Molecule: Bacterial RNase P class A
Organism: Pseudomonadota bacterium
RNA sequence: GAAGCUGGCCAGACAGUCGCUGCGCGAUUUCGGUCGCGGAGAGGAAAGUCCGGGCUCCACAGAGCAGGAUGCCGGUUAACCGCCGGAAGCCGUGAGGCUAUGGAAAGUGCCACAGAGAGCCGAACCGCCGAUGGCCGCAAGGCACAGGCAAGGGUGAAAAGGUGCGGUAAGAGCGCACCGCGUUCGCGGCAACGCGAACGGCAGGGUAAACCCCAUCCGGAGCAAGACCAAAUAGGGGAACGAUAGUGUGGCUCGCACUGUUCCCGGGUAGGUUGCUCGAGCCGGCGGGAGACCGCCGGCCUAGAUGAAUGACUGUCCCCGACAGAACCCGGCUUAUCGGCCAGCUUCUCCC
Numbered sequence: 001g002a003a004g005c006u007g008g009c010c011a012g013a014c015a016g017u018c019g020c021u022g023c024g025c026g027a028u029u030u031c032g033g034u035c036g037c038g039g040a041g042a043g044g045a046a047a048g049u050c051c052g053g054g055c056u057c058c059a060c061a062g063a064g065c066a067g068g069a070u071g072c073c074g075g076u077u078a079a080c081c082g083c084c085g086g087a088a089g090c091c092g093u094g095a096g097g098c099u100a101u102g103g104a105a106a107g108u109g110c111c112a113c114a115g116a117g118a119g120c121c122g123a124a125c126c127g128c129c130g131a132u133g134g135c136c137g138c139a140a141g142g143c144a145c146a147g148g149c150a151a152g153g154g155u156g157a158a159a160a161g162g163u164g165c166g167g168u169a170a171g172a173g174c175g176c177a178c179c180g181c182g183u184u185c186g187c188g189g190c191a192a193c194g195c196g197a198a199c200g201g202c203a204g205g206g207u208a209a210a211c212c213c214c215a216u217c218c219g220g221a222g223c224a225a226g227a228c229c230a231a232a233u234a235g236g237g238g239a240a241c242g243a244u245a246g247u248g249u250g251g252c253u254c255g256c257a258c259u260g261u262u263c264c265c266g267g268g269u270a271g272g273u274u275g276c277u278c279g280a281g282c283c284g285g286c287g288g289g290a291g292a293c294c295g296c297c298g299g300c301c302u303a304g305a306u307g308a309a310u311g312a313c314u315g316u317c318c319c320c321g322a323c324a325g326a327a328c329c330c331g332g333c334u335u336a337u338c339g340g341c342c343a344g345c346u347u348c349u350c351c352c
Base pairs, nucleotide, nucleotide: 001348002347003346004345005344006343007342008341009340010339012317013316014315015314016313017312018311020041021040023038024037025036026035027034028033043323047334048333050332051331052330053329054328055222056221057220058219062254063253064252065251067218068217069216070215071214072086073085074084075083076082087101088099089098090097091096102213103212107211108210109207110206111205125153126152127149128148129147132146133145134143135142136141161179162178163177164176165175166174180202181200182199183198184197185196186195187194188193226274227273228272229271236265237264238263239262240261241260245259246258247257248256281300282299283298284297285296286295287294288293318321
């Protein structure tokens, strides 16, 4: 100097004039409101509604089955499919990155096409041998019939573990060595797992993001939840079940509680208050921890609209303004995005 990896921060700024919403204080009021002063007023994703909760209600009667979710190990958290750390596998020269990561010896299913052959078989397309038996030949020898083989070649994503040596008529875990696989033991680790040793020729593959098996976990509905106030109407009409019945916030069964429940037609109201913002909150310091995170101390208050509040104008500056607007709240994930800044680490090139 170039190219990368990981983590974090900012998100146009300043000034003036007028305007909007809410709060606090004061004054005034025809109690509807008005005026003055002061402070505050959209995001890193507010988005998607993909997860998990807080909170509210059913309601405090539960249990089982079905169903759903997760799937390596440990930790963290209110909880999670999040985050942190580690293991295994794969990618990268590396810093690092990725993961639908339990079980195929419980069973079932699938593996197109090609190929002889792709899960109950033991096979044979091109081939190799033909020792022994057979045929021909006087003989040497020849043939490749019977028989033997799956080592070589071909097809395929994958072909009856791989490489090498021996052995054989030619071959084959047939035997041996190493690797792979299985079982057992020892050591390290909380564990996933790693290392080592011994034994065994060894269940011919893959797939569970197929059904399935195993382990763990799981009530439901949702702020349009819920609570209160005011007002209006038609205590209308009809039907079904009815204690051997009906209802009780996913389905079924059992249980428990209560005594009514459901459907159709028609009529009235849809107004106001609350929930509604002090939070698993933010900032700083100290301590513990590898880290996520936890504890302690101090400081701060930072939108609550309801047809929906922050806009308009002027001037200056430069990073020339992207993606984009809260609607109960919070922790994550995912997606979109003009740019700017900071810290650590890796590789390459050049010079000293």